[in-house]
Context: one part of a larger RNA
RNA sequence: CUGGGCGUAAAGCGUGCGCAGGCGGCUCCUUAAGUCAGAUGUGAAAUCCCCGGGCUUAACCUGGGAACUGCGUUUGAAACUGGGGAGCUGGAGUGUGGAAGAGGGGGGUGGAAUUCCAGGUGUAGCAGUGAAAUGCGUAGAGAUCUGGAGGAACACCGAUGGCGAAGGCAGCCCCCUGGGCUAACACUGACGCUCAUGCACGAAAGCGUGGGGAGCAAACAGGAUUAGAUACCCUGGUAGUCCACGCCCUAAACGAUGUCAACUGGUUGUCGGGGAAGCAAUUCCUUGGUAACGAAGCUAACGCGUGAAGUUGACCGCCUGGGGAGUACGGCCGCAAGGUUAAAACUC
Repeated sequence: CUGGGCGUAAAGCGUGCGCAGGCGGCUCCUUAAGUCAGAUGUGAAAUCCCCGGGCUUAACCUGGGAACUGCGUUUGAAACUGGGGAGCUGGAGUGUGGAAGAGGGGGGUGGAAUUCCAGGUGUAGCAGUGAAAUGCGUAGAGAUCUGGAGGAACACCGAUGGCGAAGGCAGCCCCCUGGGCUAACACUGACGCUCAUGCACGAAAGCGUGGGGAGCAAACAGGAUUAGAUACCCUGGUAGUCCACGCCCUAAACGAUGUCAACUGGUUGUCGGGGAAGCAAUUCCUUGGUAACGAAGCUAACGCGUGAAGUUGACCGCCUGGGGAGUACGGCCGCAAGGUUAAAACUC
C1' cells in the first nucleotide's frame, strides 16, 4: 500500500464558521470531456505463455503463434457522470402570525448569611477534636440587642426541567442582541452537504497592568497524630478566588460515540408549540426536544436499539504491538509557564 477498524480493546480534532477540494434533487433539449463499440496505426528484439524443431535428456538454442491488458487517429452510440441551455418544487432559504427559554453583552437594584467596626445589656469562659492542644477572652470575649461598613454568592422555586455549537449559563428589573420551535399561506428556485490550510470561540489553573479583598484558601507558620508525618485532623494565613483590559489554549473539553441525509415494530414519562372532540376534568392526533424500557437487527461481551452502536450514502479527522514518548531535535506560537507539530537508537 491493500485490507480492517475508531462507545469500553490502538483510534472522533474541545467546538463552530468556512475558501480550495470531494460529493450533490426532479423534468426536457443539447454537447460529447469521461464512458462504451467498430476500424486503423503503433506497442523493436529478447523475456513470459501456447504449439513445434535441435543438442541421448534437461538447462540451453531455435521456428511460428498468441500476448504486450498501453497510446494515437478515425467513425459511431448517448443510458450514466461532466459542460451548456430551459424549466420544476419535494432539499435549502425568506416573509407573516404565535408561544417558550439560567442563550449572550451592558446598566441598575433586593434580601438572607459570614466577617469587621461603634454602642447597649451581661460574666467567665469561648472555640475546636476521636481526645486534645495551638488560638480567642477579665484591657470584658462568647451570647444577645441596635446602628454602620464591605465583598462575594444567590436558599426555597429547582426538576431524570430549560437554553446554548462546545466551553458553559440561575435573585429581581431595564436596555441592546443571537439562535431554535411552531401554524397556515405567500415567495426565491438547488441557492445544498462536508471541509485539508485558515479564522473565531474555548472550564479551571496560570501570566501582565490597574483596582478590589467579606468568606474560602495552594504556599507558609503553629498545634496534634505518628516510629517518622515535609500528610490526613485543628488554629491561623499569603497568592488566588472577584472586576476591567490584554495573554495563555489545556482537560475524564465525556454521550470516552465527527457532521449531514434517507430508511427500519412498539410502550411509558416529561418540556415547548399546533389541531380536533368535550360543559369541564380530560382524551385523541401532529410536531420539535429530553429521559426510561425494549421487536427486529447489531455487538467479543457489556450493551446500543427511530436521539442507533440497526440498514445505507456523502465528506472530514484518526488508529496500526508494549515501553522508550506525547519525550528529544528542529519549526511555529507564547512575557513566562508552556502549547503544538513529532521521531530514533535501544528494549520486551